[in-house]
């Protein structure tokens, strides 16, 4: 240098089926009260709706979906992948913010779990970030062993 592997049956990611949740919620319709504003994240602007009745309240009938999740199936894998940063595009325009897609990256993280805080979300689920904790995998040193200490994936093991 090349090739092949391991960590876990809750390893990682993508697609898909079904189920529950979302929710008796939202939009639209009808009646009534109300009586001038409302919508596009915030501000400005612009556009649209509105005395042929805005916002908001009550009632009626009727009534979703997306995202996320459990389980099942398939595919690709072991920096698998996730995040941060930068750039481009999109969300009417400008600024701020948020989200999505793509590209780059000598940045961070071995892995999953639990707890706490913050954020996202309809959400006590789940995701993300940080911190703490034990567990687990691997290598080094010490050790008779049990075990102890320390390191990180540009690592570790095997073969050529």
């Nucleotide at each position: 240098g090349a090739u092949a592997g391991a960590g876990g049956u809750u390893g990682c990611g993508c697609c898909u089926g079904c189920u529950a949740u979302c929710a008796g919620u939202a939009a639209a319709c009808c009646g009534u009260c109300g009586g001038a504003u409302g919508u596009g994240g915030c501000a400005g602007u612009c556009a649209c709706a509105a005395g042929a009745g805005a916002a908001g309240g009550c009632g009626g009938a009727a009534g979703a979906a997306a995202g996320g999740a459990a389980c099942g199936g398939g595919c690709g894998c072991c920096g698998a992948a996730g995040a941060g940063a930068u750039g481009u595009u999109u969300u009417g325009c400008u600024g701020c913010g948020a989200a999505a897609a793509c590209a780059u990256u000598a940045u961070c993280u071995g892995g999953g779990c639990a707890u706490g805080u913050a954020u996202u979300u309809a959400a006590g689920a789940g995701g993300u970030a940080c911190a703490u904790g034990a567990c687990u995998g691997u290598c080094a040193u010490c050790g008779g062993c049990a075990g102890a200490u320390g390191g990180g994936g540009c690592g570790c093991u095997a073969u050529c």
Predicted 3D model of a 160-nucleotide RNA (Lysine riboswitch aptamer) from a mouse gut metagenome.